RNA sequence: GUGUGAACGAGGCAAACCUUCCGAAAGGAUGGGACGCAAAGUCUCCGGCCCGACGACGAUGGGUAGCGGGACUGCCGCA
Numbered sequence: 001g002u003g004u005g006a007a008c009g010a011g012g013c014a015a016a017c018c019u020u021c022c023g024a025a026a027g028g029a030u031g032g033g034a035c036g037c038a039a040a041g042u043c044u045c046c047g048g049c050c051c052g053a054c055g056a057c058g059a060u061g062g063g064u065a066g067c068g069g070g071a072c073u074g075c076c077g078c079a
Base pairs, nucleotide, nucleotide: 002079003078004077005076012037013036017032018031020029021028022027035066041072042071043070045069046068047067048064049063050062051061052060
């Protein structure tokens, strides 16, 4: 450096739900809590899905990184 795996060991993150706050909403933050996760680390570039407004198509604004693809980075073991 590449591939592979999460057995051992060291750890990490945190679904639903609840508290408080933000938001028109989707949803987000905070504290608790663990369904799970070998990138459930980071990034909306592509697609999907969710919310909004526009008379409709369409395009567009917002969200989801724990929907998938992609990009960047990364601990440990084995080869």
c-di-GMP-I riboswitch aptamer from a Desulfobacterales bacterium, 79 nucleotides, folded computationally.
Its Rfam family is "c-di-GMP-I riboswitch aptamer". Gene Ontology term of the family: cyclic-di-GMP binding.
Of the family's consensus pairs, 90% are formed in the model.
Taxonomically the source falls in Desulfobacterales (Bacteria, Pseudomonadati, Thermodesulfobacteriota, Desulfobacteria).